Record summary
Predicted 3D model of a 544-nucleotide part of an RNA (small-subunit ribosomal RNA, 5' domain) from an uncultured bacterium. Its mean pLDDT, the model's own confidence on a scale to 100, is 85.
[in-house]
Context: one part of a larger RNA
Formats: sequence, structure tokens, C1' cells
RNA sequence: GCGAACGCUGGCGGCGUACUUAACACAUGCAAGUCGAACGAGGUCGCCCGGGGUAGCAAUAUUCCGGGCGGUUGAGUGGCGCACGGGUGAGUAACACGUGAGUGACCUGCCCUUGGGUUCGGGAUACCCCUUCGAAAGGAGGGUUAAUACCGGAUACGGUCCCCUGGCUGCGAGGCGGGGGGAAGAAAGGUAGCCGCAAGGCUGCCGCACGAGGAGGGGCUCGCGGCCUAUCAGCUAGUUGGGGGGGUAACGGCCCACCAAGGCGAUGACGGGUAGCUGGUCUGAGAGGACGACCAGCCACACGGGGACUGAGACACGGGCCAGACUCCUACGGGAGGCAGCAGUGGGGAAUUUUGCGCAAUGGGCGAAAGCCUGACGCAGUAACGCCGCGUGGAGGAUGAAGGCCUUCGGGUUGUAAACUCCUGUCAGGAGGAACGACGGAGAAAGGGUGAUAAAUCCUUUCCUCCAGACGGUACCUCCAAAGGAAGCCCCGGCUAAUUCCGUGCCAGCAGCCGCGGUAAUACGGAAGGGGCGAGCGUUGUUC
Repeated sequence: GCGAACGCUGGCGGCGUACUUAACACAUGCAAGUCGAACGAGGUCGCCCGGGGUAGCAAUAUUCCGGGCGGUUGAGUGGCGCACGGGUGAGUAACACGUGAGUGACCUGCCCUUGGGUUCGGGAUACCCCUUCGAAAGGAGGGUUAAUACCGGAUACGGUCCCCUGGCUGCGAGGCGGGGGGAAGAAAGGUAGCCGCAAGGCUGCCGCACGAGGAGGGGCUCGCGGCCUAUCAGCUAGUUGGGGGGGUAACGGCCCACCAAGGCGAUGACGGGUAGCUGGUCUGAGAGGACGACCAGCCACACGGGGACUGAGACACGGGCCAGACUCCUACGGGAGGCAGCAGUGGGGAAUUUUGCGCAAUGGGCGAAAGCCUGACGCAGUAACGCCGCGUGGAGGAUGAAGGCCUUCGGGUUGUAAACUCCUGUCAGGAGGAACGACGGAGAAAGGGUGAUAAAUCCUUUCCUCCAGACGGUACCUCCAAAGGAAGCCCCGGCUAAUUCCGUGCCAGCAGCCGCGGUAAUACGGAAGGGGCGAGCGUUGUUC
């Protein structure tokens, strides 16, 4: 010094921290969704239109069917996200990490800047309906339909490939430009307003596709650096290299066939053990030593193992497949699952918390937005586990009370300590008031940009109105009452601050080391007194 534990004790608050062991097994709930302004068809509610029935002379009321518009809603197709965020440290001695370079060997969704585009068509399919298999999980067949889903054609500024030509740069290498010819290759619409009888058109906003650049992110390569062991001395066959091919975004034995016989090693190869690495943390005058909890960066993993798909990105914690162990369901044919997410349970252990509240803030995903989701996060709860702050009262008060203890019996000490008197009011308690954290969103008006001096949309400002706080009626403030509710633990032989009496009698016991105890023990046990620290004090463990 500590992520501590144990013993005794324990008033309050703030801020932190909290499975170091079994990467053991997990009941239950929640932890990743969102978009109707991409799409079709339903349910339901409201309004409108048409038709039928019932009541009524009628108006009208009610009900059913069909259509349109708007709201809402479980599923489906489609888009984006699910590769972030959160957890853990098993594995890993490695370009894993740190640091410095390289990439003339590379990729990059969303975001920003910018160029030229956004054209003509087609066939399906889910949902739904019908039939059907299965206990279930889940399927099979037939029929209908839409799209920003899928496919074909056109066009091609630039981009890619091929041929010709020639410039700049570089040690070099597949570097960077220019000119000519040829080839293949894109796309998707939605919404608001206006115009129009309609078809449709125009404008704004959001999109789509092909390029160029940027930002941020990543892949790969290399120099150097950081554990123990020689009671591990030789290791190696895709091994080392080559030209060729495959594969990748990309270099490469990464993979493959062939050829050569190489490559590494006492500057420690190979093997064994241990271990996530770092910024840092602790200690120390420093040098150094030890460590890597919380926070931050990187890596690895997601029941143990393997291989891939989708995608800008994964070989993917809460996606899929295979075999395995385990648990559960079963109609025995077959199926389901993965808390090292947040809580929580059992177990292990000396030992580590609530099955809480909220999306109000910060941040993230989706959405034009309103908004929805968010156990990230913000808060609250438990624990003296740590650090810090505060309190348990202050002043006066001697004839120095009583009691205790000691005594040379005179007295001494506890001790201004108490009682008693006068005050104060922190904290806890009661009552009243009461936040900051709120920026913003909706609506209105004004100004500005695009547009057509239009509408609409976007930006800015203003004001009024409305909406939004988990914490929390909490912090804080005021008032009330009242010394009232709040002190312990260890030690007193030397080291080491602090001493006497009684008991015990090498017994009982103490002890970190030296050592105490066998009849006056300052060392054992008790008491009185004293010393130290104080809501803590000791002990144990461990590091310097």
C1' cells in the first nucleotide's frame, strides 16, 4: 500500500469500489430494434358515397353489403441496424501488445465536398385462399398479387479491360498524367405543394446509380522493446527457396503441381512452465522491485471443437450448419437450449450487492419528423470495503464529594473529571417551503435560401401558449424541541509511548524477535491507573 478477509465495536453524510475462487451449472424477467414518407393484402374505428332489408305516410332511425378517404394495429415482402454498445481473461510468449516506419501490395456502409446521370421493359414471390403431413417443432403441393425485392434492354462524363502513341517522377518496383482506337458494364422511386377534366407535368425535400476527392475506420508487412527454465541442445518436409498457377480487397507456401536442397540454433533454436499486453498502479531519495482491480486503448473468447453463409464490415455473445458433452419436452417417430449482458439461483469459497426506478440527461439504432427501442447510461438500494468531512457538546465549577484503586495509614490518585450553574444547536428527530440539472419538441409570427416575388419545404430569430425530471418532496432554506439519541479497540519487559496491586506457581497461559511463568511475575489472568489510535481498532494474508 490493498478489489481484501477475520475478531471486537459502530452515529451521520459525500465520492468511489464490490466473485481475486468454479471460462462451474443455471429457474424467471428484461438486455436490438425500427421505418406505413419502399410495398401489397387484412382486422378495427370515424367520415362520405351507392344499393338492399326492417320500423314509419314521410322526414328519419337502425342493420347488412360494396366502394373511397383518414386514424390505429398483430403479421408478411423490402430497407437500415443487429460486426456498435455491454461481459469475461479461458487461450495466447505471438507482429498479441507498445513504439516507430512502410503499403509502388490494399479495403472502407453511413457522413462531407464535387462531376455528369436517374431511361424503356419483363417475369416471379411472401402475406392471403384451398388441399395436405406432423404430438410438437416445423413443413409439402396448388392458385392470386405488389414494390426502393429480382431480371433484361438503352445511354456512359468519368471509371475498368485491350491495342497504338508519347510525357513527368523514382535507385528500383504493378507510380502519376496526356492523345487516338476498340470492348463490356448503372440506376428506383417516395413524399409535400401547385398546374391539369384526365393522362401527366413542374418545384422543394428525402432517396437511387456510376465516378473523383476527403474525413474517420480497418487489413497486411517490417525495425526495436518487455517472463522463467540448458536438470530442454539440437530443431525442421510445405520444411527453405524458385519460376508457374489458384485464391484474397491485398503481398505472401496462404494453397497446389513441378524443380532445387535448403532454413533456424549457445546473441539460446526446439521443448517445458507461467502469463492477456499497454497507458499506468504501489513502493522507493533514486536506481530499481512488484503488480496490471476500478478508468482508458489494443487483443482474444462467447457450452468444448470445426467449417462456412449474408454483408461495407463477422467466420458473428443474445444468427445459421455439423458432429460432441450436458439439461429439458415427446404421442418414442422426433424436437428445444446455451447469463464470461443486467438482476437473480445453486455450487465452490475466508470472501464480494437489488430478481429496484427511469429513458428526464449523455450517448447509440431506425425514422423526413413526431417518435419508438436502449439492464449502454442516469439514479436509487445493500456492504465502515476504501478515501474525505462532521458529530457524540461548550464555558464555569474544590470543601478536591461519594465510590474505586494504592498506601509508609499521614495521605495519594481517578479529578474540573462528576454533581451543580449558565450557554450553544452541527448531525439525527418533527413541521413548512422547495430546486439546478431543460437543452429541446409542438403551435404561431417575422426575416432569409431554393422556387415562379406562388404553394410547399428548409434555416435563423422572437414571443405567447402547450408538452417533457427517474433521482424526489431529495438537496437546500426556515422554524420547533432538546445535552437530550451517538465510543470503542489495542497496548503498557526491551525493541516501543505507557505501572502498580491481587490471583496463579515451569501449572494455567503469553509470544513478531529476544524471551516470560518452578511463591512477592511491571511479560500469564483480573482490577485500578496510564499510553496510542479513534467510528474505528487490532489480527491474518500479500507487495515494496